Large-subunit ribosomal RNA, domain I from a Rhodocyclaceae bacterium, 508 nucleotides, folded computationally. It was read from a public genome assembly.
Context: one part of a larger RNA
């Protein structure tokens, strides 16, 4: 040096935990905003600073309810001041207040700043002044009369944020085709409008086949069939059959007779605080019993959780059962109500039945269909009927035949999504997993910048977190004490391996 034993630093695997995720479920809710919204700056507790709540009336105020002994939020203690059985803290419900930025709206602006004008008011101070739309009003051109512009007003009404889903509109390439150009990807990605709790689409100018059916949407199916297609890659119906789930209707005028909504009162169900709520005692072992042994009880409750180890019976609670002054949803009853609006529907009666439209040519597109034999279905040109003795479609076209009435409009379910509340569950992770984030996480850092983007959990039942002595300047140790345990001592559960070390043995 090297093996080996043994004891120790280092380190932070692994084992166990879980305050955090990720996946469903069912129910709810589906919007928020000029009444200033999402979202932020800055403030603000006696004490610094991050989080949280707030809003200069600032961890707060006012009522009304609930609830009943402690409390002044949390890291996070202390220390000082106080609040409460004349019911605080706390919890729902209604309100006040709510500084600055921000659609940001008085003008400006390099957001969180700067500068104004009017009117009220003695001051302090407050209120009001953006744009377009829309409505009324006044006024007023070329140009009599008018419009066009102008002004002013309005308890009118829009802007702007949001996860996804839903409709329009514009609209790639990568890629496959084993290369590319027609195809394909795909009418997808992204960009824009634009609404709703769903949206879209619907009451046949639909389809069938000589028999019929009856608006839309959504599933299975027909079927990867028929067909399309450099007939390649690839694309890909429909009839029908079977379910979900069903609903129809409207239109202008005048009259009659009735309704409903809405409003007022009471009053049910549910939501937003909560409220009762059965039954266990000793022994041993231990720091501790819930673990053993013995005897018991309760169960419409033996789902979960916590308590010094594993508890129906110790505690929250869990089955059942009970509650709301105030707001909110949704029912019911009574009243009020033909009326100041909005809509309906029933009787008469008078009207109305959609023209640059269908359709044609030429150029696109959509339809599973690439111009093809191409019928439907939109339109960018340039054309142009008929008018129910009519007219569309029945896949070029024509006849018969059958069916149906375009060019106006509305509709609720079946369906499609989760930013989000509530309760539940997982052969779903356990901290290099599980979200990027279990913790000061979109934070520290990195970028002019659009953007990128971590690490970092665990002392013990309880801090009982070590008085007090000793060396040291301090770190830091060594006793002492506490605690079961301190090689659980704060760099704190276990504590693997590389890696260094002591000590003993062997070898050289």
């Nucleotide at each position: 040096u090297g093996c080996a034993u043994g004891u120790g630093g280092u380190g932070g695997a692994u084992g166990c935990c879980u305050u955090g995720g990720c996946g469903a479920u069912u129910a709810c809710a589906g919007g928020c905003g000029a009444u200033g919204a999402a979202g932020g700056a800055c403030g603000u507790u006696g004490u610094a600073g991050c989080c949280u709540g707030c809003g200069a009336a600032a961890a707060g105020c006012u009522g009304c309810g609930g609830g009943g002994a402690g409390c002044u939020g949390g890291c996070a203690a202390a220390c000082a001041a106080g609040c409460u059985u004349u019911g605080a803290u706390c919890c729902g419900c209604a309100g006040a207040u709510a500084u600055c930025c921000g659609a940001a709206u008085g003008g400006g602006g390099a957001a969180a700043c700067c500068c104004a004008c009017u009117c009220c008011g003695c001051a302090a101070g407050g209120a009001g002044u953006a744009a377009c739309c829309c409505u009324g009003a006044c006024u007023g051109a070329a140009u009599a009369c008018a419009u066009a512009g102008g002004u002013c007003a309005g308890u009118g009404g829009u802007g702007g944020c949001g996860a996804a889903c839903c409709c329009g509109g514009c609209g790639a390439a990568c890629u496959g085709a084993a290369a590319c150009a027609u195809c394909u990807a795909a009418g997808u990605a992204g960009c824009c409008g634009g609404a709703g709790g769903a949206a879209a689409a619907g009451a046949a100018a639909u389809c069938a086949a000589c028999c019929g059916a009856g608006a839309u949407u959504c599933c299975c199916u027909a079927a990867g069939u028929a067909g399309u297609g450099g007939c390649g890659a690839g694309c890909g119906a429909a009839c029908g059959g079977g379910g979900a789930g069903c609903a129809g209707c409207c239109u202008g005028c005048a009259c009659a007779a009735u309704u409903u909504a809405a409003c007022u009162a009471c009053u049910g169900c549910g939501u937003u605080a909560g409220c009762c709520g059965a039954a266990c005692a000793g022994u041993c072992u231990g720091g501790a019993a819930a673990g053993u042994c013995u005897g018991g009880u309760c169960a419409u409750a033996g789902u979960g959780g916590g308590u010094g180890a594993u508890a129906a019976c110790c505690c929250c609670g869990u089955a059942g059962g009970c509650g709301a002054a105030a707001a909110c949803c949704u029912g019911g009853u009574a009243g009020c109500g033909g009326a100041a609006c909005u809509a309906a529907g029933u009787g008469u009666g008078c009207g109305a039945c959609a023209a640059g439209u269908a359709g044609g040519g030429c150029g696109g597109g959509a339809c599973a269909c690439g111009a093809g034999a191409a019928a439907u279905c939109c339109u960018g040109u340039c054309u142009g009927a008929a008018g129910a003795u009519g007219g569309g479609g029945g896949g070029a076209c024509c006849a018969u035949c059958c069916u149906c009435c375009a060019a106006g409009g509305c509709u609720a379910a079946a369906u499609a999504c989760u930013c989000g509340u509530a309760a539940u569950c997982g052969a779903c992770c356990g901290a290099u997993a599980g979200u990027g984030a279990a913790c000061u996480a979109g934070u520290a850092c990195c970028g002019u910048g659009a953007g990128g983007g971590a690490a970092a959990g665990g002392c013990g039942a309880a801090a009982a977190g070590a008085a007090c002595c000793c060396c040291g300047g301090g770190a830091g140790g060594g006793g002492a004490g506490u605690g079961a345990a301190a090689u659980a001592g704060a760099u704190c559960c276990u504590g693997a391996a590389a890696c260094c070390g002591c000590a003993u043995g062997c070898a050289u």
Rfam family: Bacterial large subunit ribosomal RNA.